[in-house]
């Protein structure tokens, strides 16, 4: 320098172009003499900028970061 893959709550990952979700974690409450377990509720996220579209996590372009292959 070129090719491929990836970037979504604190972490690990989902999401046929139309309601952003799960597990673990966090907070509050219930339960207990107390802790744990369990239950209920809640807070928290789409790497950045453009474009296409009625509508973009999703499609296109550019950039950044990480992994990997070639040179």
């Nucleotide at each position: 320098g070129g090719g491929g893959c990836g970037g979504u709550g604190g972490c690990u990952c989902a999401a046929c172009g139309g309601g952003a979700g799960a597990g673990c974690g966090c907070u509050a409450c219930c339960u207990u003499u107390g802790c744990a377990c369990g239950g209920u509720a809640g807070a928290c996220a789409u790497c950045g900028g453009g474009g296409u579209u009625c509508g973009a996590c999703u499609c296109c372009c550019c950039g950044c970061c990480g992994c990997u292959c070639c040179a």